[in-house]
């Protein structure tokens, strides 16, 4: 130095035809219980790694970049 994979919520992850940001745990309140776990209900929480770009519309296309894992050299 080149090639390829990864990057979405405090965590592990989902989201493939470009249109609605989401599950699961964890938290926070509220039910239940003498009380605490279990349950059950509700709620917070997100620049979708970072820049531009096409496009009415972008997590998703495309171009730079960073970080990380690989593989060649």
């Nucleotide at each position: 130095g080149g090639g390829g994979g990864u990057g979405u919520a405090g965590c592990u992850c989902a989201g493939u035809u470009g249109g609605g940001a989401g599950a699961g745990c964890g938290u926070a309140c509220g039910g239940u219980u003498c009380g605490c776990a279990u349950c059950c209900g509700u709620a917070a929480g997100g620049u979708c790694g970072a820049g531009a770009g096409u496009u009415c519309g972008a997590a998703u296309c495309u171009c730079u970049u960073c970080a990380u894992c690989u593989c060649c050299a």